[in-house]
RNA sequence: UGGGCUACUAGCUCAGUCGGUAGAGCAACGCCCUUUUAAGGCGUGGGUCACUGGUUCGAAUCCAGUGUAGCUCAA
Repeated sequence: UGGGCUACUAGCUCAGUCGGUAGAGCAACGCCCUUUUAAGGCGUGGGUCACUGGUUCGAAUCCAGUGUAGCUCAA
């Protein structure tokens, strides 16, 4: 440098298996409990699903291209 494969979803780690409009845990914030803190309980907010197009009534999911990272093969 080129080819192949895998991954990219909330601040972090990840789920989402036939296409039907996105979730969990932790973290943050608020409340309860406690003399206080921690622990525990309840709740709230937070996402252009890497990017650009395409197919479709409808795309995180299918198709094409691009980017980043990892593995691998060749040179």
Model confidence (mean pLDDT): 80 of 100. Transfer RNA from a Treponemataceae bacterium, 75 nucleotides, folded computationally. Rfam family: tRNA. Rfam classes the family as a transfer RNA. Rfam describes the family as follows. Transfer RNA (tRNA) molecules are approximately 80 nucleotides in length. Gene Ontology term of the family: triplet codon-amino acid adaptor activity.